[in-house]
Molecule: small-subunit ribosomal RNA
Organism: Bacteroidota bacterium
RNA sequence: ACUAUGAAGAGUUUGAUCCUGGCUCAGGAUGAACGCUAGCGGCAGGCCUAACACAUGCAAGUCGAGGGACGUUCGAGGUAGCAAUACUUCGAACGACCGGCGCACGGGUGAGUAACGCGUAUGUAACCUGCCCCUAACCGGGGGAUAGCUUCGAGAAAUCGGAGGUAAUCCCCCAUAAUGUUGGUGAAGGGCAUCCUUUGCCAACCAAAGUUCCGGCGGUUAGGGAUGGGCAUGCGUCCCAUUAGCUAGUUGGUAGGGUAACGGCCUACCAAGGCUACGAUGGGUAGGGGGUCUGAGAGGAUGGCCCCCCACACUGGUACUGAGACACGGACCAGACUCCUACGGGAGGCAGCAGUGAGGAAUAUUGGGCAAUGGGCGAAAGCCUGACCCAGCCAUGCCGCGUGGAGGAUGAAGGCCCUCGUGGUCGUAAACUCCUUUUGCAGGGGAAUAAACCUCAGGUCGUGUACCUGAGCUGAAGGUACCCUGCGAAUAAGCAACGGCUAACUCCGUGCCAGCAGCCGCGGUAAUACGGAGGUUGCGAGCGUUAUCCGGAUUCACUGGGUUUAAAGGGUGCGUAGGCGGAUCAGUAAGUCAGUGGUGAAAGCCUCCAGCUUAACUGGAGAAUUGCCAUUGAUACUGCUGGUCUAGAGUGUGGUUGAGGUGGCUGGAAUGUGUCAUGUAGCGGUGAAAUGCGUAGAUAUGACACAGAACACCGAUUGCGAAGGCAGGUCACCAAGCCACUACUGACGCUGAGGCACGAAAGCGUGGGGAGCAAACAGGAUUAGAUACCCUGGUAGUCCACGCCCUAAACGAUGGUUACUCGCUAUUGGCCCAUUAGGGUCAGUGGCUAAGCGAAAGCGUUAAGUAACCCACCUGGGGAGUACGGCCGCAAGGUUGAAACUCAAAGGAAUUGACGGGGACCCGCACAAGCGGAGGAGCAUGUGGUUUAAUUCGAUGGUACGCGAGGAACCUUACCCGGGCUCGAACGCAGGGGGAAUACGCCCGAAAGGGUGUAGCCAGCAAUGGCCGCCUGCGAGGUGCUGCAUGGUUGUCGUCAGCUCGUGCCGUGAGGUGUUUGGUUAAGUCCAGCAACGAGCGCAACCCCUACCUCUAGUUGCCAGCACGUCAUGGUGGGGACUCUAGAGGAACUGCCUACGCAAGUAGGAGGAAGGAGGGGAUGACGUCAAAUCAGCACGGCCCUUAUGUCCGGGGCGACACACGUGCUACAAUGGCCGCUACAGAGGGCAGCCACCUGGCGACAGGGAGCGAAUCCCGAAAAGCGGCCCCAGUUCGGAUUGGAGUCUGCAACCCGACUCCAUGAAGGCGGAUUCGCUAGUAAUCGCGCAUCAGCCAUGGCGCGGUGAAUACGUUCCCGGGUCUUGUACACACCGCCCGUCAAGCCAUGGGAGCCGGGGGUACUUGAAGCUCGUAACCGCAAGGAGCGAGUUAGAGUAAACUCGGUGACUGGGGCUAAGUCGUAACAAGGUAGCCGUACCGGAAGGUGCGGCUGGAAUACCUCCUUU
Repeated sequence: ACUAUGAAGAGUUUGAUCCUGGCUCAGGAUGAACGCUAGCGGCAGGCCUAACACAUGCAAGUCGAGGGACGUUCGAGGUAGCAAUACUUCGAACGACCGGCGCACGGGUGAGUAACGCGUAUGUAACCUGCCCCUAACCGGGGGAUAGCUUCGAGAAAUCGGAGGUAAUCCCCCAUAAUGUUGGUGAAGGGCAUCCUUUGCCAACCAAAGUUCCGGCGGUUAGGGAUGGGCAUGCGUCCCAUUAGCUAGUUGGUAGGGUAACGGCCUACCAAGGCUACGAUGGGUAGGGGGUCUGAGAGGAUGGCCCCCCACACUGGUACUGAGACACGGACCAGACUCCUACGGGAGGCAGCAGUGAGGAAUAUUGGGCAAUGGGCGAAAGCCUGACCCAGCCAUGCCGCGUGGAGGAUGAAGGCCCUCGUGGUCGUAAACUCCUUUUGCAGGGGAAUAAACCUCAGGUCGUGUACCUGAGCUGAAGGUACCCUGCGAAUAAGCAACGGCUAACUCCGUGCCAGCAGCCGCGGUAAUACGGAGGUUGCGAGCGUUAUCCGGAUUCACUGGGUUUAAAGGGUGCGUAGGCGGAUCAGUAAGUCAGUGGUGAAAGCCUCCAGCUUAACUGGAGAAUUGCCAUUGAUACUGCUGGUCUAGAGUGUGGUUGAGGUGGCUGGAAUGUGUCAUGUAGCGGUGAAAUGCGUAGAUAUGACACAGAACACCGAUUGCGAAGGCAGGUCACCAAGCCACUACUGACGCUGAGGCACGAAAGCGUGGGGAGCAAACAGGAUUAGAUACCCUGGUAGUCCACGCCCUAAACGAUGGUUACUCGCUAUUGGCCCAUUAGGGUCAGUGGCUAAGCGAAAGCGUUAAGUAACCCACCUGGGGAGUACGGCCGCAAGGUUGAAACUCAAAGGAAUUGACGGGGACCCGCACAAGCGGAGGAGCAUGUGGUUUAAUUCGAUGGUACGCGAGGAACCUUACCCGGGCUCGAACGCAGGGGGAAUACGCCCGAAAGGGUGUAGCCAGCAAUGGCCGCCUGCGAGGUGCUGCAUGGUUGUCGUCAGCUCGUGCCGUGAGGUGUUUGGUUAAGUCCAGCAACGAGCGCAACCCCUACCUCUAGUUGCCAGCACGUCAUGGUGGGGACUCUAGAGGAACUGCCUACGCAAGUAGGAGGAAGGAGGGGAUGACGUCAAAUCAGCACGGCCCUUAUGUCCGGGGCGACACACGUGCUACAAUGGCCGCUACAGAGGGCAGCCACCUGGCGACAGGGAGCGAAUCCCGAAAAGCGGCCCCAGUUCGGAUUGGAGUCUGCAACCCGACUCCAUGAAGGCGGAUUCGCUAGUAAUCGCGCAUCAGCCAUGGCGCGGUGAAUACGUUCCCGGGUCUUGUACACACCGCCCGUCAAGCCAUGGGAGCCGGGGGUACUUGAAGCUCGUAACCGCAAGGAGCGAGUUAGAGUAAACUCGGUGACUGGGGCUAAGUCGUAACAAGGUAGCCGUACCGGAAGGUGCGGCUGGAAUACCUCCUUU
């Protein structure tokens, strides 16, 4: 510069991801309808359904200048008459009649039609054409009939008949006549086969109408034009193949008929053709086109209005007339329907405009006018015109306008929200001020559309009823559009939405209810999703909804898709049609490309211009119309024709390979059976058993014999074959591949719809065979059951021959052929080089990989890469490979193969988890090894249950149950009964009034409470303040609900070793890596390695206690030495040595040695108080369990307010047929009892601990010192010593009960503890099962503390004393950690999920049949009409009537076909919060699963045979990668 103006996505499968894939949404459109709403105008549109039926009116007439003359009316005149009136002449109008033209146009509708119907392009040499135009010629004579009319008659009517008379542009005859027609015959030219055109000659035949104002208007013939048609042809034109064969006038020919014309259009005869997979025939649906909607386009859908064509006119048929019809408002016939009727007969056809009924979700006025445009007739005036022009109704659509504009913050009131504040929002919105006046209302003015025809006047020329000019006449719409003036913000806003998609959020109500929903989905008490409100968003005289179409959907893919695993490669080959095809030369020009011509109607779309104030709308011009036809040219490619070639393909020659196929012969091992022998009690079988076999001698062993089937080792991931498949040896026959040579043919090729052949196993038929095995079946086991898995038997079958079947996970889940694209390695067959090793090459078979591809897994010269060609197949899941139909089969069944209905998914690959009756490694009192318990008893305590007026509430597997509670007689207390209070039981603030505070009474009452009285008066000068109760107001109060609204706290996994992050790297991504691996550790502890490098929370350490030592200090502790003193005692002086106390330090680090190890570290040893973390505690990662707690506390929301608040008395929380948990005490002699006699630690103490003394058997009481405590007090038991008991329900055991007491407390009845006396229960070591503990631990013994008046404590938390046993080990149970594997799980195995049965609903198949529709066939009958024939009747004749024949609509009969409805009964299918039975599948799913087939079984299913891996685990073999 040129070209181009055009292309968006989102939601939804998952825990998350990528992909496949469907569903849904956002857009546009409509002849729309419905809901809510509604001011105006312009333009357009308006029965989509019942081509259903129609009342009423109108929609096609006109011409007197074609004709006769009748009737009526009017006008003028005449005659008679006073007049009315009668007669008559002329004119006009109207009504009929003959005749002409029109009625075939215009208008409606879309039923039928899949067709030359339509569209487009041609042909007509095979045709017609009224009115119109041009040209030429002609128009002479004669005759006849019939309507009207008159009259008679029939009939209810419609209407018809007889007789009489009559006109014409009506009809007929004669004449004239050719350029006409027909026949014959010649010439020229042309073409496209028949032929056509022009032009001669001969013969035959055929015309006419008048009227007139004399200009014409008409008539006839012929030719031409124009217009309109007829016919024919190429191409294009919906769905079903579950419609595959159709056809008798059928296809062609000859002859004839018929037509305007060709033609089987019709007839006769002859021939046997014609159409069809490039879809005939049949069925279904449908008027076609210009266009319209959508779309970037290609395409898809559509055909309303307008234009063109077609078809139809109540249904079917038929012709007549005519230029034209088989005729919407003509005729005839048949049928259905409606109406009239005197019952004999008649009439009718709105799919014209209005209108009515009906149908329907739904579609208008029984309007005005011929003023305009157009049409018919006419010379014209004019008449007619529901065509048309207008108006009316309807927001049905498109377009335009308005409902005001500017200013205005106390940001008013009010509403709504609120964290409650001078809050936010509606909101400059309103009020208010100023302005404007479109629209509206009122008043006034007021069009264009109209110019012709016609009349008059003038003019022109070629003189005419011509043409031109001027004037006059004509408006339904309409007093409308439009203009002017006045008035006044005045008359005018709604609808839908607001969870995401999708723009717009809060409150209240509701509580899986009511409801919403286009998809995903909302609603079970905090709903932006339901309903209302406020607010907001979108559009706006409209807005939403519904329906339909296109789009988005590249989701049928031409543009522009796929097929290993997502849906999809045919089981395999051969091959027909078809599609595609090597090199080269020449020709041709069909495809292809270019130019030109014709056509592609108008309208529409697009561009420009113009007219209505703008726009919509309309007008003008242009462009476009991508097509078809014709013609001219080009020749690269494809095609076609011819020639040549050898690289594809094939042949030949020579080798070679193999479980390739078919048939025959043959071998040994094993098994079984039979016989004989040896031999004796079992064998067999299993997890364990049993059935079974065996003393009639099995099993075992030996020998011999027979039978059938299969072929160990070789053997391999090997080989061969198209696939299925093929394995002892050998022979014969058949076939194939590969290699080498490069002699021959010369594209002979590739693929392959139909077709044909082959096709594992099972199965079927006939005949054999039958050893082993083995569906079915039987028995035994297992089990809840066991129609199974296991066992013992066992028949079809497995084997052979012949014939069927034709399917498999027939798989590499990967069609065939050809070419191209790095490598490494193993191996089979051949050839070449060669020195063994080895190298090269061709063909095959594997593994790993580059590029590339893929959603990924993966594929990767054997492609799933890059390309070409051909075939097959797919298009969401289920229903269903089912039903029906067809084909095949003996059957089983195979093949082809739907729909209704239903779902919002179904899927593929990969990721992270979780899980596994998967694997590997590791840990834990997890098991095992031990010790002691629980489960049995009695009691205590907690819980369930039950009870109750109440037995308050919570905790509920582990992780509730001596738990909240570390103290329920009242209180506590939350529960129940009863009695009271209402600013309230407590506190604060404000106000009022009163009083010091306060103390003491009395009455009622169970108390609370109520009533009532007495005494008393603070500080300060005062104001006032302090304090107290009262009244008022404001804040109350609630152990009421929600722990599933929450904070905080806690339990548990678990003191387990894990959980993460930053950066980098890998992956499309989820995510991975790091954190895996090899070692090691208690430990993700550390080390080594590594695309990772670092870091955080956890682990460990830092903290506390304890074990050893040192230092410091030395009272209340200590006492070795010295001294004093005592019966005795650190009692005293004193001492700091020791113990101890409590501060500070030290000490342990694998530091040292040995061994192993790269290291980390491990094992052993030494030293040491302590050794590999010395022991113990505190400390609890990311998170899980919607775990626990609204009753500890706090807190959102909800609820109660003379009560769900609060006070009081009493009761209850303590109940008791039972059940469970946790404990205590026991059952005794390792004991009990009695006596004697030692030794702790840690704590506590003033409303306290209490020495000591006295009393009491004792609990305790009365006295009474010390001590707020290393000072005083509380204080051991088991053990030890001695004695008794002697195995017994006891000198065990102590429950229970009686009696008597003590103490605390207002008070021990419900309901305390303790003491004494008496009583003396169960219980003799505990079933299944189960708990704790690994060392100062278990066991056992006592002591202390908190709470607390006291105590139901046997509990809890601590303290010390005495003081064991055992651990081989990790197979198993439980829990946990890491890695790996499978998965259909992800609320995550307490998961998921299958089938029968039962229930409800829905659609559907079969079905004795029944009912209806459709199109043909055959036969019978057969109207009108038409054609043909024809003696009697009519007519002079022509001809006609009548009759007959043919044809046909229709009707009837018959057998079938086909489609639909319905149907007792029946089959399966789908769907549906909580039905029944089992557990088939997903993990090795507990018998690996699945495919085909067969049998069996309530059901999933089981078993047999063959196949597959889309099976886990393990071992071995082999291969590959790395070192």